[in-house]
RNA sequence: GUUCCCGUAGUUCAAUGGAUAGAAUUUCAGAUUCCGGUUCUGAAGAUAGGGGUUCGAAUCCCUUCGGGAACA
Numbered sequence: 001g002u003u004c005c006c007g008u009a010g011u012u013c014a015a016u017g018g019a020u021a022g023a024a025u026u027u028c029a030g031a032u033u034c035c036g037g038u039u040c041u042g043a044a045g046a047u048a049g050g051g052g053u054u055c056g057a058a059u060c061c062c063u064u065c066g067g068g069a070a071c072a
Base pairs, nucleotide, nucleotide: 001071002070003069004068005067006066007065010025011024012023013022018055026044027043028042029041030040031039048064049063050062051061052060
């Protein structure tokens, strides 16, 4: 340099173009306990950036950025 793949909560993973992007874990609060742990309840937290297509985009297209692989 060329081609291909990947990018979603702090972390690990889901989501046929269509309901408020879901679960585990984490953190916080409450309940329980003499205190702590365990357990239970509730809350917080995410689609890499920009543009386009569409009634509707995490999903399809273009581009930028970051990571990886192959070839040279």